[in-house]
RNA sequence: CCCUUAGAGUUUGAUCCUGGCUCAGGAUGAACGCUGGCGGUAUGCAUAACACAUGCAAGUCGAACGGUCUGGAAACAGACAGUGGCGGACGGGUGAGUAACGCGUGAGAAUCUAACUUGUGGUUCGGGAUAACCACUGGAAACGGUGGCUAAGACCGGAUGUGCCGGGAGGUGAAAGGGAGACCGCCACAAGAGGAGCUCGCGUCCGAUUAGCUAGAUGGUGGGGUAAAGGCCUACCAUGGCGACGAUCGGUAGCUGGUCUGAGAGGACGAACAGCCACACUGGGACUGAGACACGGCCCAGACUCCUACGGGAGGCAGCAGUGGGGAAUUUUCCGCAAUGGGCGAAAGCCUGACGGAGCAAUACCGCGUGAGGGAGGAAGGCCCUUGGGUUGUAAACCUCUUUUCUCAGGGAAGAAGAAAUGACGGUACCUGAGGAAAAAGCAUCGGCUAACUCCGUGCCAGCAGCCGCGGUAAUACGGAGGAUGCAAGCGUUAUCCGGAAUGAUUGGGCGUAAAGGGUCCGUAGGUGGUGAUGUAUGUCUAUUGUCAAAGGUUCUGGCUUAACCAGAGACAGGCAGUAGAAACUGCAAAACUAGAGUGCAGUCGGGGCAGGGGGAAUUCCUGGUGUAGCGGUGAAAUGCGUAGAGUUCAGGAAGAACACCGGUGGCGAAAGCGCCCUGCUAGGCUGUGACUGACACUGAGGGACGAAAGCUAGGGGAGCGAAUGGGAUUAGAUACCCCAGUAGUCCUAGCCGUAAACGAUGGAUACUAGGCGUUGCGUGUAUCGACCCAUGCAGUGCCGUAGCUAACGCGUUAAGUAUCCCGCCUGGGGAGUACGCACGCAAGUGUGAAACUCAAAGGAAUUGACGGGGGCCCGCACAAGCGGUGGAGUAUGUGGUUUAAUUCGAUGCAACGCGAAGAACCUUACCAGGGCUUGACAUGUCCGGAAUCUUGUGGAAACACAAGAGUGCCUGCGGGAACCGGAACACAGGUGGUGCAUGGCUGUCGUCAGCUCGUGUCGUGAGAUGUUGGGUUAAGUCCCGCAACGAGCGCAACCCUCGUUCUGAGUUGCCAGCAAGAAAGAUGGGCACUCUCAGAAGACUGCCGGUGACAAACCGGAGGAAGGUGGGGAUGACGUCAAGUCAGCAUGCCCCUGACGUCCUGGGCUACACACGUACUACAAUGCUUUCGACAAAGGGCAGCGAGACUGCGAAGUCAAGCAAAUCCCAGAAACGAAGGCUCAGUUCAGAUCGCAGGCUGCAACUCGCCUGCGUGAAGGAGGAAUCGCUAGUAAUUGCAGGUCAGCAUACUGCAGUGAAUCCGUUCCCGGGCCUUGUACACACCGCCCGUCACACCAUGGAAGCUGGUCAUGCCCGAAGUCGUUACCCAAACUGGGAACAGAAGGGGACGCCGAAGGCAGGACUGGUGACUGGGGUGAAGUCG
Repeated sequence: CCCUUAGAGUUUGAUCCUGGCUCAGGAUGAACGCUGGCGGUAUGCAUAACACAUGCAAGUCGAACGGUCUGGAAACAGACAGUGGCGGACGGGUGAGUAACGCGUGAGAAUCUAACUUGUGGUUCGGGAUAACCACUGGAAACGGUGGCUAAGACCGGAUGUGCCGGGAGGUGAAAGGGAGACCGCCACAAGAGGAGCUCGCGUCCGAUUAGCUAGAUGGUGGGGUAAAGGCCUACCAUGGCGACGAUCGGUAGCUGGUCUGAGAGGACGAACAGCCACACUGGGACUGAGACACGGCCCAGACUCCUACGGGAGGCAGCAGUGGGGAAUUUUCCGCAAUGGGCGAAAGCCUGACGGAGCAAUACCGCGUGAGGGAGGAAGGCCCUUGGGUUGUAAACCUCUUUUCUCAGGGAAGAAGAAAUGACGGUACCUGAGGAAAAAGCAUCGGCUAACUCCGUGCCAGCAGCCGCGGUAAUACGGAGGAUGCAAGCGUUAUCCGGAAUGAUUGGGCGUAAAGGGUCCGUAGGUGGUGAUGUAUGUCUAUUGUCAAAGGUUCUGGCUUAACCAGAGACAGGCAGUAGAAACUGCAAAACUAGAGUGCAGUCGGGGCAGGGGGAAUUCCUGGUGUAGCGGUGAAAUGCGUAGAGUUCAGGAAGAACACCGGUGGCGAAAGCGCCCUGCUAGGCUGUGACUGACACUGAGGGACGAAAGCUAGGGGAGCGAAUGGGAUUAGAUACCCCAGUAGUCCUAGCCGUAAACGAUGGAUACUAGGCGUUGCGUGUAUCGACCCAUGCAGUGCCGUAGCUAACGCGUUAAGUAUCCCGCCUGGGGAGUACGCACGCAAGUGUGAAACUCAAAGGAAUUGACGGGGGCCCGCACAAGCGGUGGAGUAUGUGGUUUAAUUCGAUGCAACGCGAAGAACCUUACCAGGGCUUGACAUGUCCGGAAUCUUGUGGAAACACAAGAGUGCCUGCGGGAACCGGAACACAGGUGGUGCAUGGCUGUCGUCAGCUCGUGUCGUGAGAUGUUGGGUUAAGUCCCGCAACGAGCGCAACCCUCGUUCUGAGUUGCCAGCAAGAAAGAUGGGCACUCUCAGAAGACUGCCGGUGACAAACCGGAGGAAGGUGGGGAUGACGUCAAGUCAGCAUGCCCCUGACGUCCUGGGCUACACACGUACUACAAUGCUUUCGACAAAGGGCAGCGAGACUGCGAAGUCAAGCAAAUCCCAGAAACGAAGGCUCAGUUCAGAUCGCAGGCUGCAACUCGCCUGCGUGAAGGAGGAAUCGCUAGUAAUUGCAGGUCAGCAUACUGCAGUGAAUCCGUUCCCGGGCCUUGUACACACCGCCCGUCACACCAUGGAAGCUGGUCAUGCCCGAAGUCGUUACCCAAACUGGGAACAGAAGGGGACGCCGAAGGCAGGACUGGUGACUGGGGUGAAGUCG
């Protein structure tokens, strides 16, 4: 300089934290699904290193050689098998093996190197063979055999020779020619370049549930061997070598440049390209050669395949294509040597599946296109819809334009070098022209994360799903459609890697309670380490040199139209190695110091440890005395003990264990732990001093020691207590809690075990960082005669608290603060501290310590509620104290159940059940049966006709159908119109059909309980808290005081209505004191005083007094007053709870019916009846019943009404009829009550059910199924079990009256008045509620949550008699090929000797020896599969038991 860090969802009612899971990004040699126009550039068996048909992939040289064939008349030309040379060790493939000097990087010394380059010198004289060829011959073939001829740059000898060996003398030791020629070769040496071999430092995966490994092993000497150092090999000698800094063993893996990702550090990977290595069917071996132990060479063994005449042979695609197989999956049996490169050749040239290209595949990256501009009647169609419209949508149509790609036609490269010739690609790229918008868009998604929404279908089904989670009748989450969003020739899905993940944390985490401090101490290795100087230069820092191949990455520039792609140039950081320098820090060396540490000395402290001795209280037992009936035990009992004398009490004795008071967040110890007294032995701390040593320190993996209780072994002991066990209780059961007994054990000695909530849930050491108040030990100072007190220092032990820390709780000089050092430990929950293995242990068990599988949480702290058989305070007819009931009887009424054609529906704990229903004979009516109607009984719109309407007849149960007749209205602008009726067609009507869990509204309930909230402020990271808590007080969150709160709202109270007192106004229909009149009656005159009515006003406020209280609020008592502390009653119901009730009161979304689930009619049903429950009425009688007589209300109602009065009837009632739309008239007589008479305790003169007869009323109609009257009949019932309800004063109880509903029907309901009590000590208990506090694993909130066994299904896993594989090493046997060695056997051209024969030597063959692959045998080790049976574990819907 450049570059550079993103989060979200999910645990909860909510919060903060911890913590896992999941997502958004990028990538791929990919695959799959749907779809698919073009081009460029790349890439393409990841699986079976499985098996391979066929073709090709390494040949070339006649200018090394002899020869053969063909052509030619010949010269000569061409071709060829063989000998010979060079090359087949390169190029190409693959990644099996390998954890290794294999690779990477940096060094090194003891080496070799064909062809190439440079230089120097040489290239001389000879020799003997042999293939081809010919003859004979074996074999099916492959391939040979014997004899004979022949050449060379093949082979051999001599000479020379710089060289090499040797101390030297000396020894050894080369050559080849070809061509017409230029020239090309050959030999020796030196050097170069490139290549190859070898050695070393460092780096290079996982496992310790692999801890010891090693015999050529480690080193030396001699020898051998190699191109070369070396145990590389061999003989001898020595006994070493490696390992906790991880040897050995097991598993996995080619390594690297690099690739992907990441801010980086890192993590993962090692396709393509490039470097190295390894391999070539599997294993072993050598030969040739400069180079191999050789992919397309050889030999042997094995497996496999093929040929065969059965004797024997042949083969190796992990070269390019291709085939089968495996697999989710990976291409053409293509063209060309034109280019680049390689082999041979003097060259022409030949060869080249290297390579250059083409083909196939959207496999990847990059680029282009599928048109552009205009175009609103916002067309049609689709979809939605509130029916107005919206959207698809300028989108289309239509107009104008363009032609990239496409089709056709014409032209046509570069790539070719070196003058010409030479192009597979290829008539390709590219250019020009013509044609025509023409031929070219899909895929996924649309609940949140995450961009994008509606309808229909479905109905916990079908299905979706990455996580959370959707789906049970209104699904933006399933399926389809319309629309939208995203990307685009692709789009999604799956798989894998990195990221996010600070979720293994070096950068960059933690351990009190979330996972996590070892039970404690000692101590080894290791790590870390005081002060001031000196030296050195290990680490460190600076500069520089070499190197880290190329490609890639990065920066810049350039070339293909751009890009991908390609080319050129440049550069940092970093690694390793060398050199030079610096010296602060670190290390090292040597020498010092004293503050750390230790020693000495002087004191002191203590339940520190071990051993011995002693003591008293209590308990139990024994003996004796005393003495009599119980004791003991519990919630209550029982078992037990006791008349054979217990228990009680007294005395004596015995035994074992533990040590009251002191005793204390007091002491000691490392922890575990330690408590009567005395003695002995022993360890430690603290204080003081500053004499001694001189860093001797801290921590501490392994290791060692100690280590509660329980348990184990052996021997003692055994009072009390007391697992197990027995008995008694409790209980549904009670293998428990309680009681009575009681064995191990508890105690001692010796040994083992080695664990605990072994806890401060807090490792050790050192230093620093406000204080205050206690307490223990020691010291000092002042003071004192002395001891205290006081002040202060050190060391412990506690409480509170600042800063700081913490998720919070909390910690806070005894840190959980600030830092350093060392150790231990953690990484989601369950499975599991389990299994296997190993170690220890007598055993019990302990230590170490997984995985499969499964879940999306598990968890910590704190918050608000709810709950508690938690606590505190308080209230309520909540209990208690009382009065009266219900539950028993009969009846009424409602409900359940049952029945039925139907018994319509709803309401179901309180808060359903005389409820909806303030009144079911028809109607109502919704139900059932039957008979009808279909634009409909009802509404709106269109058209036609007719007024409407009324009467009659026939059929019918009626609805209705048919027919006959009467009647012609109103308005008018004369066209017609309004109302009504009938008809037609279509929109539609209609539904008491469903859903109260889609809703509105209304209502119930907690509860007329005193609560529920907000604004601002403050506190808290936050949910939240505060206010609203506290002290008093109240009926009350009522008020007062206090207070980080101050205010406010909805509730409370008050305001409203009514009753109670008074006043004012008014005075009819009300009233009548006084006056007048009247036979009586406020009936009349009159009056408005009174009562009353209607309006209005006053009055009550703890206002006054006393006391209590805090000088408050308030409470208690009193006065006055009609009324006194809210005067009585009513209306009034906070935030909310119960998915409470109601779709059948009404309204209403959606769904459903439409010749019926609509509508009309008749009849029936809702009234049924074995039974059960609720609510009432009437009673059971004498405080009563009955008869007669006699009083006193309030509040209401009345015209389709109330109905006086009169008459009739025993009566219900009937007939006639006045008055009254009401303070006027009527209903209307109130009843209990009073007086008198009767009844006399009984199923009655009680009670009235039931039934019979006769009537009345309403009504179209009283059969199912109304009410009333009279006469007769006269059931149960003699005060009601368990249980349960109401009520605190004009109340309960009791007595009637009225009203609404209503044609009729009231024991119900709503009101009204009359008479008119008892009791409240009190708050322990039951129920409900309020406030504060506490615990919580609950939040659907205790009707909560939740544990384990058992039963069933599925899944993974451990053990297991065994069965069956794989891998590895070891021992023994056998032993191929082959190197090496030996050889007395055989062969034996070149050389030597010899005249020759022949002999010798080199050499070859055979044989033998060592080693040695495969194979065989044996016992092991490790690791899989399977296995009757068996163990636990996990998951599963409503199962069972607690």
Background: A computed fold for a 1442-nucleotide RNA from uncultured Chlorogloeopsis sp., annotated as small-subunit ribosomal RNA. The RNAcentral record of the sequence draws on ENA and SILVA. Rfam family: Bacterial small subunit ribosomal RNA. Lineage of the source: Bacteria > Bacillati > Cyanophyceae > Chlorogloeopsidaceae > Chlorogloeopsis.